[in-house]
RNA sequence: GAGUUGGCCAGGCAGCCGCUGUGUUUCAGAUUUUAGUCUGAAAUGUGGAGGAAAGUCCGGGCUCCACAGGGCAGGGUGCCAGGUAACGCCUGGGGGGCGCGAGCCUACGGAAAGUGCAACAGAAAAUAUACCGCCUAAGUCUCUUUCGAGGGACCGGUAAGGUUGAAAUGGUGCGGUAAGAGCGCACCGCGCCGGUGGCAACACUCGGUGGCAUGGUAAACCCCACUCGGAGCAAGGCCAAAUAGGGGAACAAUGGUGCGGCCCGCACUGUUCCCGGGUAGGCUGCAUGAGGUGCAUGGCGACGUGCAUCCCAGAUGAAUGGCUGCUCACGACAGAACCCGGCUUAUCGGCCGACUCCA
Numbered sequence: 001g002a003g004u005u006g007g008c009c010a011g012g013c014a015g016c017c018g019c020u021g022u023g024u025u026u027c028a029g030a031u032u033u034u035a036g037u038c039u040g041a042a043a044u045g046u047g048g049a050g051g052a053a054a055g056u057c058c059g060g061g062c063u064c065c066a067c068a069g070g071g072c073a074g075g076g077u078g079c080c081a082g083g084u085a086a087c088g089c090c091u092g093g094g095g096g097g098c099g100c101g102a103g104c105c106u107a108c109g110g111a112a113a114g115u116g117c118a119a120c121a122g123a124a125a126a127u128a129u130a131c132c133g134c135c136u137a138a139g140u141c142u143c144u145u146u147c148g149a150g151g152g153a154c155c156g157g158u159a160a161g162g163u164u165g166a167a168a169u170g171g172u173g174c175g176g177u178a179a180g181a182g183c184g185c186a187c188c189g190c191g192c193c194g195g196u197g198g199c200a201a202c203a204c205u206c207g208g209u210g211g212c213a214u215g216g217u218a219a220a221c222c223c224c225a226c227u228c229g230g231a232g233c234a235a236g237g238c239c240a241a242a243u244a245g246g247g248g249a250a251c252a253a254u255g256g257u258g259c260g261g262c263c264c265g266c267a268c269u270g271u272u273c274c275c276g277g278g279u280a281g282g283c284u285g286c287a288u289g290a291g292g293u294g295c296a297u298g299g300c301g302a303c304g305u306g307c308a309u310c311c312c313a314g315a316u317g318a319a320u321g322g323c324u325g326c327u328c329a330c331g332a333c334a335g336a337a338c339c340c341g342g343c344u345u346a347u348c349g350g351c352c353g354a355c356u357c358c359a
Stems, first nucleotide, its partner, number of pairs: 001357009011327007019048013050333001054344002057342005062232004074228005079093005094108001095106004109223002114221002116217002131162002133158003139154006170188006189212001190210005195204003236284004246275006255269005291310008328331001
């Protein structure tokens, strides 16, 4: 100088005026639990957004509903081991890819159960095939012949070489052959079996064996393994007006209205009190929690354990703001709403640690 990686901060200080939660005190009001309880006001003390509060994409707590057990359908996850309340997250490791390197990326089970797909090009895209090329040993016919053989046609052989493609049926060499070919052999590669190391994924300058056999694609259907009930704080719980309606009791006129020609009968209708459901409204759920900090300790680490210590927003039209001064590096993205663990996305600028490469 150029990079990689982990963590931290998110303008600071002061004054004045506000907003909101809460403790204390005083005052006022209500109420026969009266040194109590509730409500309101004032004074004073004290707390008051984030690393993402965001997206609502995963996982859990909590709440209500459903649920004997098993299966089908459907969704999710997908190398191994561990962490965790749990996860699709995190840590460590393995395989593969990229980088000189620190390091980064990785849906990474099964293609020998079945089905499907592969444009264009190409002979051929999955059990076979031959466009150019190479060959004419064998068989049939035929021409020439110096009778040794040579040429041509047919029937064929071949996949070494060329050509297409993202992808073409192991590679190099020697032998072999008419030309060729794992046809044979050596080495490399690959498969299978064993051994060794590792908890495992997997690895091996290890041994044996097979001429090599089944191409690609599963974020295509599918198969295999594991896993998943639904709805959400507008969940749910408690208190509870007015009006209307429901149930019960007592009382009163023995009335009124309807059915009917009339009687009987049936239904509805009044006042007072009580009961329960429930709307508005209020309270709760609601912040002591898988909590923060420090020390010790186990572990490579994620994380666990023990001790000490701290209490750190809680609104419900919804608070955290405004003005002034000083100062610096001149301030980004952005505002809690039941709570936590993650992931993803947005983000001015700065600080610290570890490491790599080049000079």